[in-house]
RNA sequence: GAUAAACGCUGGCGGCGUGCCUUAGGCAUGCAAGUCGAACGGGAAUAGUAAUAUUCAAGUGGCAGACGGGUGAGUAACGCGUAGGAAUCUACCUCUAGGGUAGUAGCAUAGCCGGCCGAAAGAGUCGGGUAAUUCACUAUAGUUCCCGCAAGAGGUAAAGGACUUAACGGUCCGCCGAGAGAGGAGCCUAGCGUCCCAUCAGCUAGUUGGUAAGAGUAAAAGCUUACCAAGGCGAUGACGGGUAGCUGGACUGAGAGGUCGAUCAGCCACAAUUGCACUUAGACACGGGCAAUACACCUACGGGUGGCAGCAACCAGGAAUAUUGCGCAAUAGGACGAAAGUCUGACGCAGCGACGCCGCGUGGAGGAUGAAGGCCCUCGGGUUGUAAACUCCUUUUGCCAAGCCUUUCACAGCUUGGAGAAUAAGCCUCUACUAACUACGUGCCAGAAGUCUCGGUAAUACGUAGGAGGCUAGCGUUAUCCGGAUUUAUUGGGCGUAAAGUGUGCGUAGGCGUUCCGUAAAGUCUUCACUUAAAGACCAAGGCUUACCCUUGGGAGUGGUGGGGAUACUCACGGAACUGAGGAUUGAUCGGGGAGCUGGAACAGUUAGUGUAGCAGUGAAAUGCGUUGAUAUUAACUGGAACACCAAGGGCGAAGGCAGGCUCCUGGGUUUUUCCUGACGCUGAGGCACGAAAGCUAGGGUAGCGAAACAGAUUAGAUACCUGUGUAGUCCUAGCCGUAAACGAUGUCCGCUAACUUUUGCCGACUUGUCGGCAGAGGUUCAAGCUAACGCAUUAAGCGGACCGCCUGGGGAGUACGGCCGCAAGGCUAAAACUCAAAGGAAUUGACGGGGACCCGCACAACUGGUGGAGCGUGUGGCUUAAUUUGAGACGAAGCAAAAAACCUUACCAAGGUUUGACAUGCUACCGUUUUAUGCCUAUGGAAACACUGGCAGAUCCGCAAGGAUGGUAGCACAGGUGCUGCAUGGCUGUCGUCAGCUCGUGUCGUGAGAUGUUCCCUUAAGUGGGGAAACGAGCGCAACCCCCGUGAAAUGUUACAUAUUCAUUUCAGACGGUCCCGAUCAUAUCGGGAAGGAAGGAGGGGAAGACGUCAAGUCAGCAUGGUCCUUACACCUUGGGAUACACACACCCUACAAUGGCGAAGAACAAUGAGCUGCAAGCUAGCAAUAGCAAGCUAAUCUCAGAAAUUUCGCCUCAGUUCAGAUUGGGGGCUGCAACUCGCCCCCAUGAAGUCGGAAUCAGUAGUAAUCGCGGAUCAGAAGGCCGCGGUGAAUACGUUCUCGGGUCUUGUACACACCGCCCGUCAAGGCAGCAAAGUCGGGAGUGGAUGAAGGCUACCGUGAGGUGGACGAGUCCAAGCUUGGCGAUGAAGCUUAAGUCGUAACAAGGUAUCCCUAGCCGAAGCUGGGG
Repeated sequence: GAUAAACGCUGGCGGCGUGCCUUAGGCAUGCAAGUCGAACGGGAAUAGUAAUAUUCAAGUGGCAGACGGGUGAGUAACGCGUAGGAAUCUACCUCUAGGGUAGUAGCAUAGCCGGCCGAAAGAGUCGGGUAAUUCACUAUAGUUCCCGCAAGAGGUAAAGGACUUAACGGUCCGCCGAGAGAGGAGCCUAGCGUCCCAUCAGCUAGUUGGUAAGAGUAAAAGCUUACCAAGGCGAUGACGGGUAGCUGGACUGAGAGGUCGAUCAGCCACAAUUGCACUUAGACACGGGCAAUACACCUACGGGUGGCAGCAACCAGGAAUAUUGCGCAAUAGGACGAAAGUCUGACGCAGCGACGCCGCGUGGAGGAUGAAGGCCCUCGGGUUGUAAACUCCUUUUGCCAAGCCUUUCACAGCUUGGAGAAUAAGCCUCUACUAACUACGUGCCAGAAGUCUCGGUAAUACGUAGGAGGCUAGCGUUAUCCGGAUUUAUUGGGCGUAAAGUGUGCGUAGGCGUUCCGUAAAGUCUUCACUUAAAGACCAAGGCUUACCCUUGGGAGUGGUGGGGAUACUCACGGAACUGAGGAUUGAUCGGGGAGCUGGAACAGUUAGUGUAGCAGUGAAAUGCGUUGAUAUUAACUGGAACACCAAGGGCGAAGGCAGGCUCCUGGGUUUUUCCUGACGCUGAGGCACGAAAGCUAGGGUAGCGAAACAGAUUAGAUACCUGUGUAGUCCUAGCCGUAAACGAUGUCCGCUAACUUUUGCCGACUUGUCGGCAGAGGUUCAAGCUAACGCAUUAAGCGGACCGCCUGGGGAGUACGGCCGCAAGGCUAAAACUCAAAGGAAUUGACGGGGACCCGCACAACUGGUGGAGCGUGUGGCUUAAUUUGAGACGAAGCAAAAAACCUUACCAAGGUUUGACAUGCUACCGUUUUAUGCCUAUGGAAACACUGGCAGAUCCGCAAGGAUGGUAGCACAGGUGCUGCAUGGCUGUCGUCAGCUCGUGUCGUGAGAUGUUCCCUUAAGUGGGGAAACGAGCGCAACCCCCGUGAAAUGUUACAUAUUCAUUUCAGACGGUCCCGAUCAUAUCGGGAAGGAAGGAGGGGAAGACGUCAAGUCAGCAUGGUCCUUACACCUUGGGAUACACACACCCUACAAUGGCGAAGAACAAUGAGCUGCAAGCUAGCAAUAGCAAGCUAAUCUCAGAAAUUUCGCCUCAGUUCAGAUUGGGGGCUGCAACUCGCCCCCAUGAAGUCGGAAUCAGUAGUAAUCGCGGAUCAGAAGGCCGCGGUGAAUACGUUCUCGGGUCUUGUACACACCGCCCGUCAAGGCAGCAAAGUCGGGAGUGGAUGAAGGCUACCGUGAGGUGGACGAGUCCAAGCUUGGCGAUGAAGCUUAAGUCGUAACAAGGUAUCCCUAGCCGAAGCUGGGG
C1' cells in the first nucleotide's frame, strides 16, 4: 500500500459498487420453462334466440426444456492459454436456384365413454369409438447421397394452415430435396507454456508399432477385436505422492519479479453418490428417464415419492456474509407465436449491512475582563483559549407544504415556498523507532508490549485526569499478500578467519573453447502482414451539480505464426595454419611406487665369568626387582622393531604420504635441441579409483611402547594427572572400513599486473665466480589493487575468463524417519515440531591470569620488642532481660561515634501525668485601674511531674479619650518526632594512596571504537629530568611556595637575664650536586668515588597539604534536606530502672611472671609541653594517709599546679610462687555531688588468686627510630590503664629481591565487561512443552485375485409379431492376501525450557595435565587414557 474481510468503540446524509472465503452439509414453503386454437379433435363456462364469439382446463402434435441461472467437488490434463491443422456435423437465421404441395375420402391412437385393480401413486389394465402439420404406402425429381474404375442399374421427399375472392385465383406463414454463408459444435499437433516433493528412479501387455476389419464414429485414431513384432517412456525428471479449476486480469513493486484468480468476461467440469443409455440438430441432459447406494418423507406395510452448487427463506457449521420484497417499464435480452401476447427470481429496481470507494455536512464573521469551571504551579502565574458567553449573518443536509415530468412505466426524478443554528463527532496515540507531557494512584503487584523493553515508593512506558498529536463518519486491533529485504542476488550476493571449496585424482553426459579463408543463414538484427476477444490499464473527449462511476474514440499490448532482407559475432559445413595440447630425440635430476637381498648402533632375553648390597623410581614416596646373587661389568648367542650423523621451512608425489644400503620392475615432472600430429583442449553432475590413524576378519609375529586391567601414591574424593606391572594393538601377509583441525581452514585451468632476496633442478655465456633463461620451493619491506578488519599481494584473498562444488540466523542436528553401503563399529544422503533474540567474525579500551619483563614499598629477608597463654580494664558478638537504646562489620567495625552513662545526658523499659503543647509564627474573640503578666507565701493529694486552693506585692508604652501594643484565656492554622529510607540527597569522612598517575587543545593515523602525545633508551622519590620519535603545547597531580626543629646575623627586651645573650619575639641569611679531582655514559641528563668549605650535603628531619576516579563504602543519630508515616501520640514532662547483666567467643590496652630486678635510705643530679577566677593554690596546723581547717600570691616569661622518673650512691633480699606479682575479699576512712544500693574515685589496715616468658598463627619498628622512663592537657561537679601532646635515657640490623602481600609501567592470552567473589560444562532430582520409536488399536486411499452381478446397449438363437431364452461386458456388494497413508498409544530413549535444588569443576589465563579433530576402550557426571593428526 492492498483486502469478498472479522472484532472493539463510535455513527448525520447521498451516489456508485459489493455481500456464505467455513459443510459440493441438510433443506419446510413459494416461485425460477414454457408456448402455439393461424397443426388437431373435442369438453366446460360466459354472452347471444341462434349462427357464433370470448375465455379456461386436460390431451394429440410442433418448437423450446443442451440456452439463460448456480457452484468449483473433481481435474497437473490437449483441462486451460496461445499458435496452427484436417478426416467432420450443424435445428432456428440469411442467400441462391428448385419442388410440388399429387394420390390412397390409407392404418391407428390419446383425449372421450363404459368396466376392473389399488390406501395412494398409477407412462395400471380391459373394451368401444375419433382427428391432425402424428404415422404408413404409392408416384415423380435432381448441380444431392449410397454402390461401382467407369458405363450404368437400383434406392431415398413432402403438410398443410390463416386471410381474401361469387369462383378461378391471390397474399402470407409453413413443408420437402439441394447448394452456399454466418454462427455453433466435435477432433488432432513428436507445436509451445502451465505448482511442490528425488527421503517417488525406474515405469509400461492394448503397453509401442504393423497388417486386416468381419467391429465402430458425424469424423482421424488401439477407439475396439484377431494375428505378427518387442517395442515405448525416463535425471531436459518417466512412474508415484501432495496441492490446485485455467485465463483475461487483481494487489504490490522503480523495474525484473512476488502473491492472488471474489465481483465482470472467455473456456472447462459438476448437478445427493455411482453407472447407463433413450430422445434429439445438439445431452449421456441441474428443475428428463432407468438401475444401484446413502439419506429423508408418505403408507392401509402390499408399496410409493424426493433431490435449492436457480431466486428468496430455514437449520447446522463458523470470527463472518442480506428480503420467504416490487416489476417485466427498460435490455435491437431469451422461449413460443403470423400477431396481439404469454412466460421469464435472466434482468431492471427497491430493502438490509460504514463492507469498500467517492462527495457533502455538523455552521460563517466579529468577539479579551484573556470570564467561570477544570488541570498544573516556583503561589508570581501558566494552560484549556477566540475556545465559550455575546453581536451580526447564512440555510447545504434534514423537517413542513403545494405542484410538475417521463407514450405505457417498477423504482426514481424535478420545480417553488416556509420555519429554524437549528437534526448531526468520534476513535487511536503521546519512552525511542514516531508527531505529541504533566499530575495523581499503584509498588516486579495490578498490568503494558510490534521490537528494544517498562513496573521492586518520586513510572512522560501500567490505571485515571488535564493537556497535546494524528486521522475523521470513521478510528483502532487481528488475519493475509507484496514492499522495504541486494535477506535466494537474471537485473542484483557470497564461500582464508563471520554460514559456505567435495580428502584427492581420473573421467561420462553436459557447459565452454586458438588463428585465417569460404559456403549457408539455425541463433542474432531489421522490415512487412495476420493475430494477441470484450472489459480492465494508459491518453483524449463527453454524460451525471463535482468526484467515484459511466459512455465514445485512440494508441499500446515486450508473445505467437508467416513472408522479405542483413551477416559483425555464435552455431553448422568445407578448406588451411601453429602459438594451446600431445608425441619423438639427448643427458641430468627425484626419501615417487612395488618386490627381493642385506648392514651396523641401540634394546631385551639366554648362557658363562667377575663382583656385593642394594637397584629402580619420585615433588616426596611406595608398590616393584635383589643374598635362589640383582644393579654394574666382560664375552658369546638369539630376537623383533626402528634407521643416528648426512639433514637443510632441501627433494618427490594428485592427495593420504615417502628416509640405512644394494639389485630388479615401474611412474612423474623439469630442462636443451630439432622434427612430427594438427584443437586432439579446459572443467566435470552421476560414476570409478586412491585415501593417515584407530577399528574389523583370517593366519603369522611380538624387542620396545602400550588403550583395557591390577597395584602404589596424591587427594575431601581421584574411576585422572605421577609410579610399577601389563593384554589387545603397534609389525608382516590377504581382505574390509572410507573417516580426520584429510588445513594453505584458500576447488581446478588460462591470461595480465611493482620490486628485493635465499634456495633446488636443468641450460647458456664468458671475465671460473659471477650474470642470464626456464621450471619449482621459501623469505622480506611492501607498489597498485582488494578486504569488515586481521591481513593477501606474480605460489593473490588483485584485474578478467571457463566449469564444478557449497552457503542463506542460533539451537534442535549432521539428529529422527526412509533409502543405499558395511561382518560390525559405523558411513553417505538428510528433515520437522519446538525454542531463543540473538549466535558469530575482526579489531578497541579496560579488568584479570597458579603468563612474561622491569621497578618500588618495614612487603619479605636481617635485627629489636611485642600480641596469641595469666589477672584486670575497655570495646564487640552471643546469651539473658520489662529494657539491656542506636549506629559501625575483611584491610578501611570492635579504648570506634563516646574529648568522659550515678540523676541529667538518654534516644530504651515500667509507672504516673499534659494535649495549640517544652519551642516558632500568624489570625479571630474576650480580659486588661484594682485586675492580668510577673514575683513571693501557703492548705490538700502525690515519688515527682502535676492536679486543685487561699493570700500578699504588682505593672510598662502610645493616646485627651475611646481604644491599641507587650501580656493572659479560649479557638483555629500549626508545632513536635534521635520514627523509616545513607539504595532519593547535600555536606563531611574513610580507602586504594603521598601511589605517580589522570586528562585536554591543535595536528597526524585509523571506515570506526580509538591510537599518537603518555610508547622507546638512560635516569629519578616522582609522567623527575634528558635523548630519540608525528607530534607540538597545556591543565590537575609531583616538586616548590606554608608551619615546626637544627646554624648564624640584626633589631627589640615586659615579668626572663649578675654579665655573655643561654631565652623570647620579629625580620633576614644559608644548600644549589654550587666548587675541584677521578670514573661510567651517545650525552650538557644522571649516577658512583673522593676533597674543600659548612651548623647542616645530596628532598637536612618532621608536619600540613590527598589528582581523575573506585567501593550504590560510612553517616537521615552532628547539621541540612526530598518523600513517607504518627498527631490525647511514634509528641512532651516526671520518678524509678536500664545501657555497668554473664555458661561463653573475639579485638585492643595495662600489670606481671623478676636479680639489667624488688624494697628501703640519701632533697644526689637533670627537663619540656601545658593549665589556672564557679580556678590553680604556696605556706602553716591536724591526720599514718586520702584529706580537712586557716590562708599569701596569681587573670600568669611575675604566682601556683610542680618534689619529674628512669638515673646515681649506700644497704638488704639470693632464685623461691619468693621481700616477685598484685587480682579478689573483709574492716575502717576521705572527697565530689539533691543523691555514690544497682553504679564513682582516693586513703589506711588485713587478705595474697592466676602467673616461672606463652601452640598454630600474627603485629610494630630503619635513628634521636624501636625499647624504656616519667610529665602535662582536653572532656570534667566527681570519675583514665583510653586519647592527644611533652621531654629524659637510648640501641640492633638491612646479604639482597628467589619467595609472601600491595602498588606502578610495558607486553601477551582471554569465551571476562556486575569485569576471576568473572564466566561456564555435564549427570542426578522436580514442573512444563513439542517431537521420535513402540506391542497394538482405529480409520483413509488406490489397486490385484476370486465369487456374485442391477440398469443398459451389443450380440447369438427362437418367435409372423409382441416378445422370449442365452453370452461376453458391466456399477456395486462379499471374500482373501498384501500395498500405501494418517489418528491414538502403556512404555523407552533423546531434546528444549523453567529467580535462587544436588554432585563435582571439564572449558575460557600456560584455566592450574595447553586446547581441539578422527578413532578405540573405560568411568556417577562433566570426562580420562591410547594411536595418528